[in-house]
RNA sequence: AACUUAUCCAGAAAGGCAGAGGGACCGGCCCGUUGAAGCCUUGGCAACCUGACCGCGUUUGUCGCAAACCCGGCUAAGGUGCCAAUUCCGUCCCGAAACCUCGGGAUAGAUAAGUU
Numbered sequence: 001a002a003c004u005u006a007u008c009c010a011g012a013a014a015g016g017c018a019g020a021g022g023g024a025c026c027g028g029c030c031c032g033u034u035g036a037a038g039c040c041u042u043g044g045c046a047a048c049c050u051g052a053c054c055g056c057g058u059u060u061g062u063c064g065c066a067a068a069c070c071c072g073g074c075u076a077a078g079g080u081g082c083c084a085a086u087u088c089c090g091u092c093c094c095g096a097a098a099c100c101u102c103g104g105g106a107u108a109g110a111u112a113a114g115u116u
Stems, first nucleotide, its partner, number of pairs: 001116008013042005021031003026090003043083003048079003051075001053073003057069005087108001092105005
């Protein structure tokens, strides 16, 4: 970098340096000198993967236990991620409604795990 799978209406910020941008892209709408991006420190959220622990089941060994595996739970130690607004909203398709709009899907994007 590409591909596959899962999730994306929940949740969680203070301080220091810095000094004008940021919210992926486009359109909108927002955030920002009452301090954006970025960097650092501390804290937190979540539970994708690993580990530990608990329970059910299966298999095997073998004997009243042990191991492996599946599933579920719990924890938050390790690997990531995240801490304005639903992925901030929308673009394309379908359906409902007919003043606003609502629901579903696709595309795109983000994150995790795996593969090449």
Predicted 3D model of a 116-nucleotide RNA (SAM riboswitch aptamer (S box leader)) from a Thermoanaerobaculia bacterium.
Its Rfam family is "SAM riboswitch aptamer (S box leader)". From the family's description: The SAM riboswitch is found upstream of a number of genes which code for proteins involved in methionine or cysteine biosynthesis in Gram-positive bacteria.
Of the family's consensus pairs, 91% are formed in the model.
It was read from a public genome assembly, where an Rfam model found it.
Lineage of the source: Bacteria > Pseudomonadati > Acidobacteriota > Thermoanaerobaculia.